Background
A computed fold for a 110-nucleotide RNA from a bacterium, annotated as SAM riboswitch aptamer (S box leader). The sequence was found by an Rfam model in a public genome assembly. It matches the Rfam family "SAM riboswitch aptamer (S box leader)". Rfam's curators write: The SAM riboswitch is found upstream of a number of genes which code for proteins involved in methionine or cysteine biosynthesis in Gram-positive bacteria. Its mean pLDDT, the model's own confidence on a scale to 100, is 77.
C1' cells in the first nucleotide's frame, strides 16, 4: 500500500524535552505559552488478536462464552468534536433518527 471482516456513545495522565502550532481536507466550533504538536519514561484503560480455562461441533480444526497471567498492536479533550452528501420524522426550521462518503484501529490475503 490495493482489498476484505469487525468496531467507532464508555474507559484511561503525570513528568521530562522542545517551543507554534493542532484537531486528516473544506465550512464551523474548540484546545493551546497556565505550553499545543512531536519525542522519551513512568503509569493507566481497554479486549481487536496471542496466552490460559470452559462448553459444543469436528477432518485438519472451527464456533461460544469468560479471563487480563505472557506477548503483539492501539489508546489515554470534546460522540470518529459538529456539520457539509442521501433519506426518512418534523414542519415555525431549529431540530431528530437512519445510512453513505472519507477516516481511525485490529485481524487477515496480495
Nucleotide at each position: 500500500u490495493u482489498c476484505u471482516u469487525a468496531u467507532c456513545a464508555a474507559g484511561a495522565a503525570a513528568g521530562a524535552c522542545u517551543g507554534a502550532g493542532g484537531g486528516u481536507u473544506g465550512g464551523g466550533c474548540c484546545c493551546u505559552a497556565u505550553g499545543a504538536c512531536g519525542u522519551c519514561u513512568u503509569a493507566g484503560c481497554a479486549a481487536c488478536c496471542u496466552u490460559u480455562u470452559c462448553a459444543a461441533a469436528g477432518g485438519a480444526u472451527u464456533u461460544g462464552a469468560a479471563u487480563u497471567u505472557c506477548g503483539g498492536u492501539g489508546c489515554u479533550a470534546a460522540c470518529u468534536c459538529c456539520c457539509c452528501c442521501c433519506g426518512c420524522c418534523a414542519g415555525g426550521u431549529a431540530g431528530g433518527c437512519g445510512g453513505a462518503c472519507a477516516g481511525a484501529u485490529a485481524a487477515g490475503c496480495g